[in-house]
Context: one part of a larger RNA
RNA sequence: UGACGGGGGCUCACACAAGCGGUGGAGGAUGUGGUUUAAUUCGAAGCAACGCGAAGAACCUUACCAGGUCUUGACAUGCUGGGAUCAACCGUGUGAAAGCACGGGGCUUGCCCAUCCGGGUGUAACCAGCACAGGUGCUGCAUGGCUGUCGUCAGCUCGUGCCGUGAGGUGUUAGGUUAAGUCCUUUAACGAGCGAAACCCCUAUGAUUUGUUGCCAGCGGUUCGGCCGGGGACUCAAAUCAGACUGCCGGGUGUAACUAGGAGGAAGGUGGGGACGACGUCAAGUCAUCAUGGCCCUUAUGACCUGGGCUACACACGUCCUACAAUGGUCGGUACAGAGGGUUGCCAAGCCGCGAGGCGGAGCCAAUCCCUUAAAGCCGGCCCCAGUUCGGAUUGCAGGCUGCAAUUCGCCUGCAUGAAGCCGGAAUCGCUAGUAAUCGCGGGUCAGCCACACCGCGGUGAAUUUGUUCCUGAGCCUU
Repeated sequence: UGACGGGGGCUCACACAAGCGGUGGAGGAUGUGGUUUAAUUCGAAGCAACGCGAAGAACCUUACCAGGUCUUGACAUGCUGGGAUCAACCGUGUGAAAGCACGGGGCUUGCCCAUCCGGGUGUAACCAGCACAGGUGCUGCAUGGCUGUCGUCAGCUCGUGCCGUGAGGUGUUAGGUUAAGUCCUUUAACGAGCGAAACCCCUAUGAUUUGUUGCCAGCGGUUCGGCCGGGGACUCAAAUCAGACUGCCGGGUGUAACUAGGAGGAAGGUGGGGACGACGUCAAGUCAUCAUGGCCCUUAUGACCUGGGCUACACACGUCCUACAAUGGUCGGUACAGAGGGUUGCCAAGCCGCGAGGCGGAGCCAAUCCCUUAAAGCCGGCCCCAGUUCGGAUUGCAGGCUGCAAUUCGCCUGCAUGAAGCCGGAAUCGCUAGUAAUCGCGGGUCAGCCACACCGCGGUGAAUUUGUUCCUGAGCCUU
C1' cells in the first nucleotide's frame, strides 16, 4: 500500500422482508455425469459448465468406429524430364461405393524454318520425379483476436505543487447531496484524463411536407366489398422540426448543491426501453470460427467411399414442456393484434379427402398478392367432482409428406389404446408495472425435422414493498 475479520460507522441492490407465480414429486423433451460400446468425436465445470459451442446429427454435416481404397495427394504455387499421349462428354468390366482396368471421343495445339514430307522450340492437361501440400494432431500455462465475470458497480488514474529519508501520502479526505468521484461548500492543493451523464436508436404528444395504404369524414354511383368516381380531412406511413430544462410557484436547507409538494403539460425531475461495459480480477473460456510460435504425423495423425456411431441405458443431476382440473374440459356461434417472411419462394378461389394432405392454378419480387381463421375473450349447450367428457404417456393398425434413401433414426393425420399424476420432503428460483402471471402469432437455421429450444411480436393484465435486525453481494471511511 492492499487484502481479510463470526471489528465499527454510513450507504446500495428482488439481498432479505411483504407479495405473486414456480422448481424439487409425475410423464415427456433436451443437455450433462456415469455406465456401456468397435465408436458412443471434441470442447464447456461453482456463481460465470449442464435447451451451452449446435440459428436444424437419417446420407452429407462429421471431426468418431469397422471395412474397402488413394499416395504430389480432395486444395495452392513452382521446378526438372517425357511428350500429343490429353479435357468435357458417352460407354464397358469389376465393385457396396470410392477406386482400379479398358474403349469411344476429340476442346486446347502457339511461334519459327520449310514447296511438301517434316524439323526446332514452347505450352493447359497427363505421366515420372522433386520442392511441397495436408492435419478438427498437442500445448488457451507460449500467443493475437474475440468473449464471459465482478458490474452499468462508481470507481481507476495522471501533470504540477506540497508532505515524507523512503515505500508512499495528499488531490480522491471532511459536511451536505445524488442513480453516480452527481453536484455544492470547505480544503496544500490546483487542474486534467479514462469511466458516470450527455451526444446515437426505438417508444410516448404535436406540427409541417408528401399521399396508388387509409376515409362515406362531406358528395355521387353501387352487383354493397373503399368496390367505382372523387377527396388529403382523419388513421397510417415516413422525413424534418417542436417539446422536458427543476424552466415556473411557493415550503425546507447555509443565500449553495439539492429536496418533499403544486401548477401547466401527451410526458416531470436520468419519462420507459436499447446500444454503449473504466483501471483491472479470475495463468477464467476458446489452438475445433479464424490467425499464430513451438512440438509431432508424412503410402499417414493426410485424402476418398460404404455402412455404423454422435439417438446406447441399471442409474444421478440441471433446464424446460404438459398436467393433476369446474377461475376447468368439450361442442357450436362470434370479436379484436403487432411484428415479420416470401421467386429453385409464399401460395388464393374452386374441387377431392373425416384429416394430415392432394388436384388446381389466380395473384405477388409485394403498405397492392400470399403466409393469415390470432388465441385467451364474449354468447349459448353439455359435463357435476369422478382417476372423470381431467390427464395425455405408451402401444397397435391404417394413411400423408419431405427426401436417392425414414430399419437403426424424421415430422404429421385418423381410429383404437388409455399409463403415472389428486399440487409435490429437505431445500431452492424468478419478478417492483404494462412488470409477474397468462394467451396466441412470427422469424432465423432448414429438403424435411425430433423447436416443448432460441430470437422477436403483440393481446389480457395483477399483488406487494414508504422497512434495513437478519441472509447474500457490493461501494466509501475507519480499526
This is a predicted structure of a 479-nucleotide part of an RNA (small-subunit ribosomal RNA, 3' major domain) from an uncultured organism.